Predicted 3D model of a 168-nucleotide RNA (c-di-AMP riboswitch aptamer (ydaO/yuaA leader)) from Paenibacillus alkalitolerans. Taxonomically the source falls in Paenibacillus (Bacteria, Bacillati, Caryophanales, Paenibacillaceae). It matches the Rfam family "c-di-AMP riboswitch aptamer (ydaO/yuaA leader)". Gene Ontology terms of the family: cyclic-di-AMP binding and regulation of gene expression. From the family's description: This family represents a conserved RNA structure found upstream of the ydaO and yuaA genes in Bacillus subtilis and related genes in other bacteria. The ydaO/yuaA element is thought to act as a genetic 'off' switch for the ydaO and yuaA genes in its native state. It is believed that the element may be triggered during osmotic shock leading to activation of ydaO, a predicted amino acid transporter gene, and members of the yuaA-yubG operon which code for KtrA and KtrB K+ transporters. Its mean pLDDT, the model's own confidence on a scale to 100, is 75.
């Protein structure tokens, strides 16, 4: 000096997933961290009239619990509940669809960079996953829930138009 790996600061990215104050504990000069509470803020769900839409509180099996009827002995039938399967419906999210048929190719849609916003352009990437449990359209009042998680990290290069912001 170069390469690789690990950790990781300032800063930055996806996302609603943040800020402030008080109290307790650790610490104790402070800062900081955990927990709890409150405020501000950001995001989601449920929920009338009106309007719109649908014809599925579906089918089968098991028999966890309760009840009713029958039998009069083992038990059987029915209703609700519970469990499972099939087939629906719905929610968060950009993440849905087509072709293909060996796991890809495209498109809808979405993110980042090009020094702020919008449009265009260019490059590049994503185009998942999870949840509810038979059920919820929209929806005022009202009720209720979340504020996580994951990356990058001293950072290759590069626009046009309009409008702003900051500085002089």
């Nucleotide at each position: 000096g170069g390469u690789u790996u690990u950790u990781a600061u300032a800063g930055g990215c996806c996302g609603a997933a943040a800020c402030u104050u008080c109290a307790c504990a650790a610490a104790c000069a402070a800062a900081u961290u955990c927990u709890g509470a409150a405020g501000u803020g950001c995001g989601g769900g449920g929920g009338a009239c009106u309007u719109a839409u649908u014809u599925a509180u579906u089918a089968c099996g098991g028999c966890u619990g309760c009840g009713u009827c029958a039998a009069g002995u083992u038990u059987g039938a029915c209703g609700c509940u519970c469990c499972g399967u099939a087939c629906g419906g719905g929610g968060u999210g950009a993440a849905u669809c087509g072709c293909a048929a060996u796991c890809g190719c495209g498109a809808a849609g979405g993110g980042u960079u090009g020094u702020c916003u919008c449009c265009u352009c260019a490059a590049u990437c994503c185009g998942a996953a999870c949840c509810c449990g038979g059920c919820a359209a929209c929806u005022a009042a009202c009720c209720u829930c979340g504020c996580a998680g994951g990356c990058u990290g001293a950072c290759a290069a590069a626009a046009g138009g309009a409008g702003g912001a900051a500085g002089a």